Predicted 3D model of a 476-nucleotide part of an RNA (small-subunit ribosomal RNA, 3' major domain) from an uncultured prokaryote.
Context: one part of a larger RNA
RNA sequence: UGACGGGGGCCCGCACAAGCGGUGGAGCAUGUGGUUUAAUUCGACAACACGCGAAGAACCUUACCUGGGCUUGACAUCCCGAUCGCACCCCUUGGACUUGGGGGUCAGCUUGGCUGGAUCGGUGACAGGUGCUGCAUGGCUGUCGUCAGCUCGUGUCGUGAGAUGUUGGGUUAAGUCCCGCAACGAGCGCAACCCCCGCCCUUAGUUGCCAUCAUUUAGUUGGGCACUCUAGGGGGACUGCCGGUGACAAGCCGGAGGAAGGUUGGGACGACGUCAAGUCAUCAUGGGCUUUAUAUCCAGGGCUACACACGUACUACAAUGGCCGGUACAAAGGGCAGCGAAACAGCGAUGUUAAGCAAAUCCCAUAAAACCGGUCUCAGUUCGGAUUGGAGUCUGCAACUCGACUCCAUGAAGUCGGAAUCGCUAGUAAUCGUGGAUCAGCAUGCCACGGUGAAUACGUUCCCGGGCCUUGUACA
Repeated sequence: UGACGGGGGCCCGCACAAGCGGUGGAGCAUGUGGUUUAAUUCGACAACACGCGAAGAACCUUACCUGGGCUUGACAUCCCGAUCGCACCCCUUGGACUUGGGGGUCAGCUUGGCUGGAUCGGUGACAGGUGCUGCAUGGCUGUCGUCAGCUCGUGUCGUGAGAUGUUGGGUUAAGUCCCGCAACGAGCGCAACCCCCGCCCUUAGUUGCCAUCAUUUAGUUGGGCACUCUAGGGGGACUGCCGGUGACAAGCCGGAGGAAGGUUGGGACGACGUCAAGUCAUCAUGGGCUUUAUAUCCAGGGCUACACACGUACUACAAUGGCCGGUACAAAGGGCAGCGAAACAGCGAUGUUAAGCAAAUCCCAUAAAACCGGUCUCAGUUCGGAUUGGAGUCUGCAACUCGACUCCAUGAAGUCGGAAUCGCUAGUAAUCGUGGAUCAGCAUGCCACGGUGAAUACGUUCCCGGGCCUUGUACA
């Protein structure tokens, strides 16, 4: 100087408390461990692994296993030779490599042939490796933590390590600001600058909108651009004003005006560093290793196994509910190998035909909870939907291993969950539906969107994590 203390002081955080809803019990989905297996590819392991890499394993993916091929190789460059009846396309055989037949047939020129291109064969230089090492690395990422810290120059003090500044009194979300002070300044962080939401003005008015005038089933059409909205530009909030308080400060408390008030709310943004944290399987890369195999091609299988254990979700156990009928109100997205209206067929998944739309125009697309009316009357039920049987639909060469969905039948556990444990402070929790990425198909996951919309916070003694000062130490 740090680190540590079941030392002290001050302070903060959904850390506790106060509340609301869960997890832990059930069924199922998914990940992991374990076990099994020819293989169940690999990585990730307290917090910071476990709906994680994977924004989507039937084949492919795929790295694993079994079997079968191939060895200058599936891919790149160079050299030599041949061909240009090449490459390519169609039929055929085949699992791959291939077999047979047919079609088809190069370009530029200083016309000497050369050059370029393509294919095949050969030779070796080499290719290849999701093989190893994340404890050789780059890059990227997690975490402490959006915590308020981490440092430097000069000066001063100290033999020196180092100290000071950065401590102190206030204050703040903040090393934020003020005052004081052997310090004076500065940098990286904080804040601001950026984006979205909330108010107003302005510009513009189609595909958007409709107050006035006509018109219609319908903003449908004429008309209009006021209003909504869209998307460009600007304004607006700064403790600016008033009162109190404070040290005449920084600030704090209350008020006015205001759409918004003291960081308005949210996002992006993550200092010096820590964990030899994670990743050699995104990529890049050093060094080992491999080279008729640890490379590469193909078929089938596996990654989907199942006495069990754990994590994360979903659905429930019901009456604040289930079912039936009627009826209202979103936002944000996506669409051409696409979205697909209407009509018709089907109980339905869906099919047939097909309008429109590269989209403020058309489509996906009925939002659902809510509301109104009816029914059920506390039961393993008109709750719950697992499981199983049957019949189908769709995608796709192909749904057996191993897809999703529909209909009929079946109708399991489950009556609110032990010890323990998680999230959340406001348009939040809870609850309700909607869209998107990936994607042929496949979502209870992920990412986003809106609808309805709470309770509680006395307080900081305690648990956890953190910041500053101080103290002890046989620790570094």

Background: The coordinates come from a structure-prediction model, not an experiment, and the mean pLDDT is 83.